[in-house]
């Protein structure tokens, strides 16, 4: 210097023209004039929370009332600690696991109770049962069992080979007995849940909620402010991309890089 | 703009709640019947379950995200 990444920041500046567009203040009888103000970091997706409004609503106790407390049901959240926040969530530090070459990114309660793990496998979370071999005991028990159609013993993973006449080896039953049982993601230690624990919250619908009304509409609704919804045009600079309000505020997620900073990698 | 629902074979759809080998009807193809066609009978074919990621042993199904389509209201 180039390339391809990660984390953050910032997402325009200057000048001119016309006062053309929305809103608003003042001045003017009026045409109009002079000012001020006018899209985003995500305004997006609509995934959440709050403000706010309406509808619905278990049990017990306390309270003059308003309401409060506990339990239940339901919903949401969850590594640990500290802090911020009403909440949704966030920041920092630390631990375990995964991905990556690295910077870095992602995930995380528990198994005491209840329940689950298809197919395969003897068995799937309860210890056993079941099968094969070995060992031990009892019976048959001294033959009417087995044995040259090969007992017994040895070698071998097995197929099989060697030995060659006896043997208690056979058979049946039993054992808190030993070893193995190959399948599966997992074989007794785990994993998951609607089960348990902790925390928060009454549940639902959402501002087109809803309120008022003379039924036309108005308010809610905003110092941008209204429903075919304003935010102009031109030039220069290397000046782009993603994208443009609709009750307000906050969070999450996703999209983008003309630029700036830091980190790490390759040539 | 405000809110909601859906995407599974060429078409219409079941399965999703509560995870366990993706199924049916129509269609297509081949054969049979018929002089031929239709109908009918028999066999057969065909799936990125909208895309991606996560959880799990296992995802059409549960969670997150993106895309597409439709409905109601204005």
């Nucleotide at each position: 210097g180039a390339g391809a990444g990660a984390g953050g920041g910032a997402g325009g500046g200057c000048g001119g023209c016309u006062g053309c567009c929305g809103g608003u203040g003042c001045c003017g009888u009026a045409g109009g004039g002079c000012g001020c103000u006018g899209a985003g970091g995500a305004a997006a997706g609509u995934c959440c929370c709050c403000c706010c409004a309406c509808c619905c609503a278990g049990g017990a106790g306390c309270u003059u009332a308003g309401g409060c407390u506990c339990c239940g049901a339901u919903g949401c959240g969850g590594g640990c600690g500290u802090c911020c926040g009403c909440a949704a969530g966030g920041a920092c530090g630390c631990a375990g696991g995964g991905c990556g070459a690295g910077a870095g990114c992602c995930c995380u309660g528990g198994c005491u109770c209840u329940g689950g793990c298809a197919u395969a496998g003897a068995a799937a979370c309860g210890a056993c049962a079941c099968c094969g071999c070995c060992c031990c005991g009892u019976g048959u028990u001294a033959a009417u069992g087995c044995a040259g159609u090969g007992a017994u013993u040895c070698c071998g993973g097995g197929a099989g080979g060697a030995u060659g006449a006896g043997g208690u080896c056979g058979c049946a039953c039993g054992g808190c007995g030993g070893c193995g049982g190959a399948u599966g993601g997992a074989a007794c230690g785990a994993c998951c849940a609607g089960c348990c624990c902790c925390g928060c919250a009454g549940g639902g619908u959402g501002c087109a909620a809803g309120c008022c009304u003379u039924u036309g509409g108005g308010c809610g609704c905003u110092u941008a402010g209204a429903c075919a919804a304003a935010u102009g045009c031109c030039g220069c600079c290397g000046a782009a991309a993603c994208a443009a309000a609709a009750g307000g505020g906050g969070g999450c997620u996703u999209a983008c890089u003309c630029c700036c900073c830091u980190c790490a990698c390759u040539c | 703009g405000g809110g909601c629902c859906g995407g599974u074979a060429g078409c219409u759809u079941a399965g999703c709640c509560c995870g366990g080998a993706a199924g049916a009807g129509c269609g297509g193809c081949a054969g049979g019947c018929u002089c031929u066609u239709a109908a009918c009978c028999u066999g057969u074919u065909g799936g990125u379950c909208g895309g991606g990621g996560g959880u799990u042993c296992a995802a059409a199904u549960c969670c997150c995200u993106c895309c597409c389509g439709g409905c109601c209201c204005g």
Two RNAs folded together computationally: RNase P RNA and transfer RNA, 341 nucleotides in total. Its mean pLDDT, the model's own confidence on a scale to 100, is 75. Rfam match: Archaeal RNase P. About the family: Ribonuclease P (RNase P) is a ubiquitous endoribonuclease, found in archaea, bacteria and eukarya as well as chloroplasts and mitochondria. The family is grouped with related families in Rfam's "RNaseP clan". A reference for the family is Frank and Pace (1998), "Ribonuclease P: unity and diversity in a tRNA processing ribozyme", Annu Rev Biochem.